The prediction has a mean pLDDT of 78. A computed fold for a 139-nucleotide RNA from an Anaerolineae bacterium, annotated as FMN riboswitch aptamer (RFN element). The RNAcentral record of the sequence draws on Ribocentre.
RNA sequence: ACAAACCUUCGGGGCAGGGUGCAAUUCCCGAUCGGUGGUACAGCCCACGAGCCUGUAGUACCGAAUUAAUUCGGUACUACGGCAUGAUCCGGCGCAACUCCGGAGCCGACAGUGACAGUCUGGAUAGAAGAAGGUGACG
Numbered sequence: 001a002c003a004a005a006c007c008u009u010c011g012g013g014g015c016a017g018g019g020u021g022c023a024a025u026u027c028c029c030g031a032u033c034g035g036u037g038g039u040a041c042a043g044c045c046c047a048c049g050a051g052c053c054u055g056u057a058g059u060a061c062c063g064a065a066u067u068a069a070u071u072c073g074g075u076a077c078u079a080c081g082g083c084a085u086g087a088u089c090c091g092g093c094g095c096a097a098c099u100c101c102g103g104a105g106c107c108g109a110c111a112g113u114g115a116c117a118g119u120c121u122g123g124a125u126a127g128a129a130g131a132a133g134g135u136g137a138c139g
Stems, first nucleotide, its partner, number of pairs: 002139001005135006017029003031119002033108002035048004043106002051083003055080011088104005110122003
């Protein structure tokens, strides 16, 4: 200094104030927020992550048929596959920046709601992209 594998911990922020209305943090004015890896430091460059599925395989459980092996059906989980999945320009510095600085813009899953939601409530005390540490190593 170090591999596979395994274990542990961590792993998302945000409508002040006002208008209309019986009713809106959902509409309007305004306010406000920015996960993970890559790359000159990125919500909007390239990728990844949440949702769904008449799909395939495996595992577990339940039910039915059968003497039984087994077969069929259902549910859940895992892997793979499929579907859906938003948004940026200009100027400056520089070897290099759609990433920095200055300016002006833009975007935001699903379900719920007395009224349409990035910001409220819920799935979620869940899960993920991943991050850190430990064992591995008296080798």